[in-house]
Context: one part of a larger RNA
């Protein structure tokens, strides 16, 4: 010098930044994934209108019906819940970094390009009735729709097989051409239209992804042998897709002192810190990858997941129970107990930037922007500024003459930064207009008045800074030497002094 710190005394103000490093310990509440009625039926609730009736004064006022612009949503369908936020428990590993390869791979949504949507059919939940349950919730029986589902049809540069040609490479090969023959496709929905949104194939692209290799990546040998799916090969199965990724045969291989294999310790990196480098420590904040989500298995859905706030199973745990049986997962944002030397509101807003869904309007967004708490850090700012020598008092201190405290106060003048109060008041809005949580904030203007603001550490030598009491090897002090046993500049007070100053000291730790 530094720090995600903490502990003592001590504390005016602001911008910007940080903030459970320990129990990947347990969790009370409330919020963090919705949205579309322009995919559906259906239910509910309504303006103008119209019939009808009754009152009545022509107008108008009640009530019944009919139609219906519009609004509401429980469900069926679609798209998102794989993102966006947490965390660092495991991983010494193609897991990360770098730097190739995939002639062994996929890709919703985007974009562009070509071609399509022909004609049926079966249900289902909603709803209704029954019925079990204390709940969670389930059975049954009728009943309906759709961009839900399931054939026909048609379809090529798709998909299988295929007589072959022709270029090409990078070993399997790759690419284009190619008669035949089988095989796969679709959906509608606003609008008066016109078109728009959508669907359905297949090419190319973009974005994400997956696997594969070279190089690098902590300690320990007082760990020296290890390994049977283990190491190849044949087949065959599975994956998007290569592979012992699984099986079945075969063969004995394969790794290791260039350190295998066990055993410790740890997410990586980009940076951050320190040094003149060269290195050394580190991996909080942001960014990029990884890996988990109460432990431990599991597949399902789907373009992607083996899926935090989806499932199902076993395990501890905690609530509910009518004891049959159920619910639950904060390492999302508050917050609460624990632990600990220690780490903040159960706040506003979706006005900004992102996202999700819609044609939009808009809807949700603890992502985000804000605002509180903390001197934890860094940066400025203040605590007044000039004048003032009777060199007051008062304190200390003495050789009693004085020294010092000390222009320091006081007095005089003058000055308002931040603070107080009163008055205006943004910018961030993406410009027709309209929309601002932050906030009546930031800034300006005006008033009053030195008025509300200084402390902490040390003074023996390293090290800047001395004297007087007190103690008397005692209390006690120290980062090192070391001081203290009666005159102690070292220990306790107190003047005085130094150094930093809203801080200022120990303590940790790393350079």
């Nucleotide at each position: 010098g530094a720090u995600a710190a903490a502990c003592g005394c001590u504390g005016g103000c602001g911008g910007c930044g940080c903030a459970c490093a320990u129990a990947a310990g347990a969790c009370a509440u409330g919020c963090a994934a919705g949205u579309c009625g322009a995919a559906c039926g259906a239910a509910c609730u309504u303006a103008a209108c119209c019939u009808a009736u009754a009152g009545u004064u022509u107008a108008c006022u009640a009530u019944u019906g009919g139609a219906g612009c519009g609004g509401u949503u429980a469900g069926u369908g679609g798209c998102g819940g794989a993102c966006u936020g947490g965390u660092g428990a495991g991983u010494a590993a193609c897991g990360c970094g770098u730097a190739a390869g995939c002639a062994a791979u996929c890709u919703g949504c985007c974009u562009a390009u070509c071609a399509g949507a022909g004609g049926g059919g079966a249900a289902u939940a909603a709803c209704a009735g029954u019925g079990a349950g204390a709940a969670a919730u389930c059975a049954c029986u009728g009943c309906u729709a759709a961009u839900a589902c399931c054939g026909c049809a048609u379809a090529a540069g798709c998909u299988g097989u295929g007589a072959g040609u022709a270029u090409c490479g990078c070993a399997u090969g790759a690419u284009a051409c190619a008669a035949g023959c089988a095989g796969a496709a679709a959906a509608g929905g606003a609008g008066c239209a016109a078109u728009c949104c959508g669907c359905u194939g297949a090419u190319a692209g973009a974005u994400g992804a997956g696997c594969u290799u070279g190089c690098g990546u902590c300690u320990g040998a007082u760990u020296a042998g290890u390994u049977a799916g283990u190491u190849g090969g044949u087949a065959a199965g599975g994956u998007a897709a290569c592979g012992g990724c699984u099986u079945a045969c075969c063969a004995a291989g394969a790794c290791g002192a260039u350190g295998a294999u066990c055993a410790g310790u740890a997410g990586c990196c980009g940076g951050a810190c320190u040094g003149g480098g060269a290195g050394g420590u580190u991996g909080a904040a942001c960014g990029g990858c990884c890996a988990c989500a109460u432990u431990g298995g599991g597949a399902c859905u789907g373009a992607g997941a083996u899926a935090c706030g989806g499932c199902c199973c076993a395990g501890a745990c905690u609530c509910c129970u009518a004891c049959g049986g159920g619910a639950g997962g904060c390492a999302g944002c508050a917050g609460u107990c624990g632990g600990g030397a220690a780490u903040a509101u159960u706040g506003c807003g979706c006005a900004a930037u992102g996202g999700a869904g819609g044609a939009a309007a808009c809807u949700c967004u603890g992502a985000c922007g804000c605002a509180g708490u903390g001197a934890c850090g860094c940066c400025g700012c203040g605590u007044g500024c000039a004048a003032g020598a009777a060199g007051a008092a008062g304190g200390u201190u003495u050789u009693c003459g004085g020294a010092u405290u000390g222009u320091a106060a006081a007095c005089u003048g003058c000055u308002u930064u931040a603070g107080a109060c009163a008055g205006g008041g943004a910018a961030g809005a993406a410009g027709a207009a309209g929309u601002g949580a932050c906030a009546g904030u930031a800034c300006c203007u005006g008033u009053a008045g030195a008025a509300u603001a200084a402390g902490c550490u040390c003074c023996g030598g390293c090290u800047a800074a001395c004297u007087a009491c007190g103690u008397g090897c005692c209390a006690g002090c120290a980062g090192c030497c070391g001081c203290g046993g009666u005159a102690a500049u070292a220990c306790g007070u107190a003047g005085g002094g130094a150094g930093c100053g809203a801080g200022c000291g120990u303590u940790a730790u790393c350079c």